[in-house]
């Protein structure tokens, strides 16, 4: 010098689903535990999917075909998380910061 990996700002918008029972505790509430029944997917997390690719084998050869791996969705799961407001939110815009050119 170059590269990889790990973090990562600030403003605005940002969905969905029971102000459930019960029981105890208080600051007697739309609180706060804990058991129970219903429920949501858009921190996270997992699993396939999925595409463009890399090895490898097969084959004269390949636009074929098999096998492993990267890659891993706003699909699924519902672990965590959430179910009045706040809070928190994947996403998505400004402005800023760094990089590259």
């Nucleotide at each position: 010098u170059u590269g990889a990996g790990c973090c990562c700002g600030u403003c605005a918008g940002g969905a969905g689903a029971g102000a459930g029972u019960u029981u105890u505790c208080c600051c007697c509430g739309a609180g706060a535990a804990a058991a129970c029944c219903g429920c949501c997917g858009a921190a996270g997390g997992c699993g396939c999917a999925u595409g463009c690719g890399g090895c490898a084998c097969c084959c004269c050869a390949a636009u074929g075909g098999u096998g492993c791996u990267c890659u891993g969705a706003a699909c699924g799961c519902u672990c965590a998380g959430g179910c009045a407001a706040a809070a928190g939110g994947a996403c998505u815009g400004g402005c800023a910061a760094c990089c590259g050119c």
The RNA shown here (Glycine riboswitch aptamer) has 101 nucleotides and comes from Polaromonas sp. A23.
Lineage of the source: Bacteria > Pseudomonadati > Burkholderiales > Comamonadaceae > Polaromonas.
The sequence is in RNAcentral, with records from Rfam.
The coordinates come from a structure-prediction model, not an experiment, and the mean pLDDT is 75.
Its Rfam family is "Glycine riboswitch aptamer". Rfam links the family to the GO term glycine biosynthetic process.